Predicted 3D model of a 149-nucleotide part of an RNA (small-subunit ribosomal RNA, 3' minor domain) from Cavenderia aureostabilis. Its Rfam family is "Eukaryotic small subunit ribosomal RNA". The family has 90 seed sequences and 75,755 matches in Rfam 15.1. RNAcentral holds the full RNA, with entries from ENA and SILVA.
Context: one part of a larger RNA
Formats: sequence, structure tokens, C1' cells
RNA sequence: CACCGCCCGUCGCUCCUACCGAUCGAACGAUCAGGUAAAGUGGACAGACUAGAGGCCGCAAGGCAUUUGGAAAGUCCAUUGAACCUCGCCGUUUAGAGGAAGGAGAAGUCGUAACAAGGUAUCGGUAGGUGAACCUGCAGAAGGAUCAA
Repeated sequence: CACCGCCCGUCGCUCCUACCGAUCGAACGAUCAGGUAAAGUGGACAGACUAGAGGCCGCAAGGCAUUUGGAAAGUCCAUUGAACCUCGCCGUUUAGAGGAAGGAGAAGUCGUAACAAGGUAUCGGUAGGUGAACCUGCAGAAGGAUCAA
């Protein structure tokens, strides 16, 4: 501030929240199956190099072959198996034209529903109807004003 009051809903605008949503959407993680596969371990082969032994050649230095051991690289097989790829499934997060709700705001729009008997008294229930607040019917309530007996 006190009826030049208060106040309701639709519609429009701005902002916020969650929801639906084509995209055979996206990312991350777990997992089944399949594939590729580093590396480790074991075995087999291999045998550079090395230790010993005797033999032959040589004046010697040394050389040649033999043999008994040890043994690196390497090759193959088996096994364990990091990591990666594909398909499927599960979980978490996330983009999305558009859709449909809720909330907030104001000095937008339309009306004026409620508050005084608020100008059709109001309110709860129920049914139907309507741009919107609402309207109408039915049976109710006192948290109705006025009047009468």
C1' cells in the first nucleotide's frame, strides 16, 4: 500500500530438471567363443668355442685327422601365456533433429473464475460439456450473507 485492492487459468517468451527418441549412435569396463601371438619353461636336434687323451707330419713354432667331456647362437616340438583383433552378451557413462511433461520468472496475451450476497453464495463428491479461468445436472456440507417465524 488497504477494492484504482487482491487474485485464477489458457496461450506466448526466457531459464532449469528429468523422460521418450530415428541414428542397426558412440565411449569405457567385465565376460563366453574363435583367431593372431611377444616372452618364459621343458624336451629333441644342433654344435661356434673350449678342457683332456693318445696318433701322424714338422728341427721347432705349429699343423692334420681321431676320440672323451663341457657348451653359446640357432632350428623343431610340447606347454604356460602377456598383449591385440572379430562376433555375441552384460554393465556404466554419453551425443541426438524432434516430441511430451513438471518447475521458476516478468511490467507479455485473453478474459474475470475465487475473495464483499465478489455481482449466478461458496466448497467437497460425481457425470457431461467448454479457448481459458470454468459452465451445467444430481444428491450433499457448514467453513454461507440477508430476511421471516